[in-house]
The prediction has a mean pLDDT of 80. A computed fold for an 83-nucleotide RNA from uncultured Desulfovibrio sp., annotated as transfer RNA. The organism belongs to Desulfovibrio, within Bacteria.
RNA sequence: GCCGCAGUGGUGGAACAGGUAGACACAGGAGACUUAAAAUCUCCCGGCCCAAGGCUGUGCCAGUUCAAGUCUGGCCUGCGGUA
Numbered sequence: 001g002c003c004g005c006a007g008u009g010g011u012g013g014a015a016c017a018g019g020u021a022g023a024c025a026c027a028g029g030a031g032a033c034u035u036a037a038a039a040u041c042u043c044c045c046g047g048c049c050c051a052a053g054g055c056u057g058u059g060c061c062a063g064u065u066c067a068a069g070u071c072u073g074g075c076c077u078g079c080g081g082u083a
Base pairs, nucleotide, nucleotide: 001082002081003080004079005078006077007076010026011025012024019066028044029043030042031041032040046056047055048054049053059075060074061073062072063071
């Protein structure tokens, strides 16, 4: 250089054929239980704002579409293969 695969919260990782993004688990926070703790149970847990509600968010930028994490193009990063 060329070819292939992958990129989604703090982490791992789902989302099937394009139709509510973040299921599930870990980590974290609050509460219950306990003399106290561990374990267990319940709830919360992306970002931003004037905190009522709203906006935004799948590596980045475009495109297709009523609708994109998903399809197309370019770029970036990582892994693998190849001369």